[in-house]
Molecule: c-di-GMP-I-GGC riboswitch aptamer
Organism: Pseudomonadota bacterium
RNA sequence: UGUGACAACGGCAUACCCGCCGCGAGGCGGGGACGCAAAGCCUCCGGUCUCCGGCGCAGGGAGAUAGCGGGGCUACCGGAG
Numbered sequence: 001u002g003u004g005a006c007a008a009c010g011g012c013a014u015a016c017c018c019g020c021c022g023c024g025a026g027g028c029g030g031g032g033a034c035g036c037a038a039a040g041c042c043u044c045c046g047g048u049c050u051c052c053g054g055c056g057c058a059g060g061g062a063g064a065u066a067g068c069g070g071g072g073c074u075a076c077c078g079g080a081g
Stems, first nucleotide, its partner, number of pairs: 001080001003078002011036002016031006034067001040073003044070003047065006
């Protein structure tokens, strides 16, 4: 520099359950593991979802999702050059 195997040091944690927060999408903590090589961090772009408002699934506003995809930043291990 680029790459990711059935390796390894290790890491994260879906559904579901409990508690708390939120109108909600959802979030946080505990339990739990479907999976993940960035499932570490960031809403810049697209998607999806929620709430507000609207005659309206038009246009708009505020949010959620980084485990929907793209992009940006950072990083462990192995093997390759």